[in-house]
RNA sequence: UAGACGCGCGUGGGAGAGUCCGUUCCUUCGUGUGCGGCGCCGAAGGGGCAAUUCCUCCCCGGAACCUCUCAGGCACCCGGACCACGUGAUCGAG
Numbered sequence: 001u002a003g004a005c006g007c008g009c010g011u012g013g014g015a016g017a018g019u020c021c022g023u024u025c026c027u028u029c030g031u032g033u034g035c036g037g038c039g040c041c042g043a044a045g046g047g048g049c050a051a052u053u054c055c056u057c058c059c060c061g062g063a064a065c066c067u068c069u070c071a072g073g074c075a076c077c078c079g080g081a082c083c084a085c086g087u088g089a090u091c092g093a094g
Stems, first nucleotide, its partner, number of pairs: 003091001007088007018038001020037004025032001039074003045070001046068003052064004
């Protein structure tokens, strides 16, 4: 110094599922707030390889947008795996 994988930051895109029921408070009379109940979603995070798929033809093992729903979420906002662009630092062949 070229230049990645990955990491941080910024911008854009980004699904699903009850504006459910009861009740307290506020009183702006709500699509707010607290609590309780039932139902549901999965793409923050987390658990698991029991099934599926992939790593690989098999075993072992591992992983996942797979599964479980602990957490989180179910009008809007926020969040949101992941993708794209930009940027910063680290690393850094030559």
A computed fold for a 94-nucleotide RNA from Aeromicrobium sp. PE09-221, annotated as Glycine riboswitch aptamer. Its Rfam family is "Glycine riboswitch aptamer". Rfam describes the family as follows. This family represents the bacterial glycine riboswitch. The model forms 81% of the base pairs in the Rfam consensus. The source organism's lineage runs through Bacteria, Bacillati, Actinomycetes, Nocardioidaceae and Aeromicrobium.